[in-house]
Overview: A computed fold for a 498-nucleotide part of an RNA from an uncultured prokaryote, annotated as small-subunit ribosomal RNA, 5' domain.
Context: one part of a larger RNA
RNA sequence: GAACGAACGCUGGCGGCAGGCCUAACACAUGCAAGUCGAACGCCCUCUUCGGAGGAAGUGGCGCACGGGUGAGUAACGCGUGGGAACCUGCCCAAUGGUACGGAAUAACCUCGGGAAACUGUGGCUAAUACCGUAUACGUCCUUUUGGAGCCGGACCUUGCGCUAUUGGAUGAGUCUGCGUCGGAUUAGCUUGUUGGUAGGGUAAAGGCCUACCAAGGCGACGAUCCGUAGCUGGUCUGAGAGGAUGAUCAGCCACACUGGGACUGAGACACGGCCCAGACUCCUACGGGAGGCAGCAGUGGGGAAUAUUGGACAAUGGGGGAAACCCUGAUCCAGCCAUGCCGCGUGUGUGAAGAAGGCUUUCGGGUUGUAAAGCACUUUCAGUAGCGAGGAAAAGCUGAGUGUUAAUACCCCUCAGUCUUGACGUUAACUACAGAAGAAGCACCGGCUAACUCUGUGCCAGCAGCCGCGGUAAUACAGAGGGUGCGAGCGUUGUUC
Numbered sequence: 001g002a003a004c005g006a007a008c009g010c011u012g013g014c015g016g017c018a019g020g021c022c023u024a025a026c027a028c029a030u031g032c033a034a035g036u037c038g039a040a041c042g043c044c045c046u047c048u049u050c051g052g053a054g055g056a057a058g059u060g061g062c063g064c065a066c067g068g069g070u071g072a073g074u075a076a077c078g079c080g081u082g083g084g085a086a087c088c089u090g091c092c093c094a095a096u097g098g099u100a101c102g103g104a105a106u107a108a109c110c111u112c113g114g115g116a117a118a119c120u121g122u123g124g125c126u127a128a129u130a131c132c133g134u135a136u137a138c139g140u141c142c143u144u145u146u147g148g149a150g151c152c153g154g155a156c157c158u159u160g161c162g163c164u165a166u167u168g169g170a171u172g173a174g175u176c177u178g179c180g181u182c183g184g185a186u187u188a189g190c191u192u193g194u195u196g197g198u199a200g201g202g203u204a205a206a207g208g209c210c211u212a213c214c215a216a217g218g219c220g221a222c223g224a225u226c227c228g229u230a231g232c233u234g235g236u237c238u239g240a241g242a243g244g245a246u247g248a249u250c251a252g253c254c255a256c257a258c259u260g261g262g263a264c265u266g267a268g269a270c271a272c273g274g275c276c277c278a279g280a281c282u283c284c285u286a287c288g289g290g291a292g293g294c295a296g297c298a299g300u301g302g303g304g305a306a307u308a309u310u311g312g313a314c315a316a317u318g319g320g321g322g323a324a325a326c327c328c329u330g331a332u333c334c335a336g337c338c339a340u341g342c343c344g345c346g347u348g349u350g351u352g353a354a355g356a357a358g359g360c361u362u363u364c365g366g367g368u369u370g371u372a373a374a375g376c377a378c379u380u381u382c383a384g385u386a387g388c389g390a391g392g393a394a395a396a397g398c399u400g401a402g403u404g405u406u407a408a409u410a411c412c413c414c415u416c417a418g419u420c421u422u423g424a425c426g427u428u429a430a431c432u433a434c435a436g437a438a439g440a441a442g443c444a445c446c447g448g449c450u451a452a453c454u455c456u457g458u459g460c461c462a463g464c465a466g467c468c469g470c471g472g473u474a475a476u477a478c479a480g481a482g483g484g485u486g487c488g489a490g491c492g493u494u495g496u497u498c
Stems, first nucleotide, its partner, number of pairs: 001498004006494005013345006019338002021303001026301003030298003035062003040059002044055004069256003078181007088172001092169008100134004109124002112121003150161002182228003189219003194216008231253004235246004258279005281292004309335001311334003317331001318329004348378004358369004382439001384434004392425001397419006404412001442487005447468003453482005463470002
């Protein structure tokens, strides 16, 4: 000098854009953060113009493995980069074939109970795109077997959406590996599933991944092992560069979800707002037993030098469900708070010498503050008041026309035209008018380094200080004042990095 997720002191007008618990991965009151589908299914309730419409719980499907948070652990194939083969992949795309015939249950509901509650038991009835069996073609794997289900609309033939089997793709994962990846030798030896082989098991998949047997190997001063520290990277800061430091925000990867362990379901988890067990803690209890997990968004206590609202909306972008309308979405978009940072603007402009008054100083003549003020003439940015008013909105829906599909003027897909609307922000941005200089300047420093000097007070006292050093009666170094210098809605100090 530059920088900062900064803090502290004094001060503080506006706007734009960004950022905001770095400490206790400490404990959490309350609300919200993941639902949706009646075009899979039965039952119940409400309304009814008797056509139907709507609603709740339940069975079932998809989603809840995404999105969001945190950095505790991890020195590791964790990450970065470049390769590899022994794998899986819901939804999506392309292709080929099928979608036949049956069966037994169960929740809801009814009944009778148990319990303080959480919840739960017995008996009975019922449906399905829930569950089970059989058959069939193509096809796949082969030692033989396994595999299917419907729904809306129109209609009696198919179409659309599904389902199912297989192949390929796309996407996303899993896995192996070369190289790189902090400090300590006042850590020198480490290792027994350890290193390799055979056989078997296991996995989606190679493999001591696991087991049995056999061999005795494997790693290490090119630093093994041990100890400490740490999420990694793109990047960020600094620097002419080489390098050094760093890893907030944004993006990619990894790990974690009260602590430890475990599996279930599933295409995908060993699962933040799922389950089971153990533990600590908190809460309820009728003492028998139960409930919970903010490192989601707000918010509270605590810790701390220190870090925000228990806000609005799904209008846009995106996600989940649905045929769609639509529903959900603390993702997101916005608003609120904070000079935390960067950038921009303003706090007036011109004129004005009687060089006013006042202050300070003086050698008492004067000098300085100083064109500064007043006065005169203007302007009105921003803020204020009133008005006007874009863009963020594209769609979807409805109507009509056309193309495709089809036996079809149904449905459905696509294109075009018209129509109808949809904005949280929002008192939006921008623009116009009005009034009046009106509402808007401080902070640090002035001995040298280092731009800027005098007076008074004090008298090695009180104090200053980054270094050198000032202060013991003429202090440009302390304190105040006048003046000056620097920066300016900031200025200084402290901390950290280069």

The coordinates come from a structure-prediction model, not an experiment, and the mean pLDDT is 81.